Bacterial large signal recognition particle RNA from an Acidimicrobiia bacterium, 265 nucleotides, folded computationally. Rfam family: Bacterial large signal recognition particle RNA. By type it is a non-coding RNA gene. Of the family's consensus pairs, 93% are formed in the model. The coordinates come from a structure-prediction model, not an experiment, and the mean pLDDT is 77. The RNAcentral record of the sequence draws on ENA. The gene name in the source record is ffs.
RNA sequence: CCGUGCUAGGCGGGGAGCUAGGGGUACCCUGAACCGGAAAUCCCCUUCACGCCGGGCCGAACUCCUGCCUGCGACCGCGGAAAGCUGGGUAGCUCCAAGGUGUGCCGGCGCAUACGGUCGGGUCCUACGCGACGGCGCCCUGCGAACCGAGUCAGGUCCGGAAGGAAGCAGCUCUAAGCAGGUGUGGCCGGGUGCCGUAGGAGCUCCUGGCCCAGUCGGCCCCUUCGGAGCGUUCAGCCGGAAGCGGGCAAGGGCAGGUGCACGG
Numbered sequence: 001c002c003g004u005g006c007u008a009g010g011c012g013g014g015g016a017g018c019u020a021g022g023g024g025u026a027c028c029c030u031g032a033a034c035c036g037g038a039a040a041u042c043c044c045c046u047u048c049a050c051g052c053c054g055g056g057c058c059g060a061a062c063u064c065c066u067g068c069c070u071g072c073g074a075c076c077g078c079g080g081a082a083a084g085c086u087g088g089g090u091a092g093c094u095c096c097a098a099g100g101u102g103u104g105c106c107g108g109c110g111c112a113u114a115c116g117g118u119c120g121g122g123u124c125c126u127a128c129g130c131g132a133c134g135g136c137g138c139c140c141u142g143c144g145a146a147c148c149g150a151g152u153c154a155g156g157u158c159c160g161g162a163a164g165g166a167a168g169c170a171g172c173u174c175u176a177a178g179c180a181g182g183u184g185u186g187g188c189c190g191g192g193u194g195c196c197g198u199a200g201g202a203g204c205u206c207c208u209g210g211c212c213c214a215g216u217c218g219g220c221c222c223c224u225u226c227g228g229a230g231c232g233u234u235c236a237g238c239c240g241g242a243a244g245c246g247g248g249c250a251a252g253g254g255c256a257g258g259u260g261c262a263c264g265g
Stems, first nucleotide, its partner, number of pairs: 001265006009058003012030004020046005034055004064258007073249001075247004084238007092231005097225004102221001104220006116212007124201006130194002133190004137185002139182005149174004157166003
């Protein structure tokens, strides 16, 4: 130096959190890394603590160990941006409200009497009356019973010696329940009923009449407000944690160094 078989070791690591402390599960990062099992009132441990139980593979090097550089990432400290909430100020903008000795513009109505006011009537509501309509009832007319309704009962039947008597189908006449009709109705009931009447009420929308009154109404513009709302702006407080700076860790990557045993050639 080569070959074979082994052994140490490896087959992921890290941050935060938890813990007296170390490791693990659950969270995050890295990025590709054997399989199965248990683990938050948790699991295995004790400074040699960088896990536990069972199995498998690689194996002294690209792979194991150490050091240095770089560095994802989260964490710690400083720092405090944006957004948001609450309260106060507000001279800016928009909208709304109230008002005006503004009378500036436009238009409507109006002395053929407007706007407004006042007194009436109607419209509206309630009750009653009257009428119309509808229903019921009553009244009138007609129809209306194979037998189980009425009258009269041919024929026939029954009783009787006879005289005579009895029940009774069809037919005819009449009626009950019921059905239909009526230009009948001093009755009862009803309501989305009425150019109707009477009484009471409501009320100011509309219509209309009498009286008073000469200007009145709307829009735009202007102005005022110790009016309102929203937006904007500003101050204070709260919340919030961005950028940036510093720090210790640090996956991954790079470089350098280190690490066996046995047998054979």